[in-house]
Molecule: transfer RNA
Organism: uncultured Ruminococcus sp.
RNA sequence: UCUCGCAUAGCUCAGUCGGCAGAGCAUCUGACUGUUAAUCAGAGGGUCACUGGUUCGAGCCCAGUUGCGAGAG
Numbered sequence: 001u002c003u004c005g006c007a008u009a010g011c012u013c014a015g016u017c018g019g020c021a022g023a024g025c026a027u028c029u030g031a032c033u034g035u036u037a038a039u040c041a042g043a044g045g046g047u048c049a050c051u052g053g054u055u056c057g058a059g060c061c062c063a064g065u066u067g068c069g070a071g072a073g
Stems, first nucleotide, its partner, number of pairs: 001072007010025004019056001027043005049065005
């Protein structure tokens, strides 16, 4: 320098053919009880890396940028 992959909640990750952003764990509250743990119920938590484009509509499609990883030279 070139090619490919990845970037979504605090963490690990889903998200199908473009149409309401989700799960588990963690956190908080409540129930349960001698107390904790466990269990059960509920709640909070998101600029979908960034910029722009396409579209009635983008986490998803397109271009570029940044970061990380892999490969080639």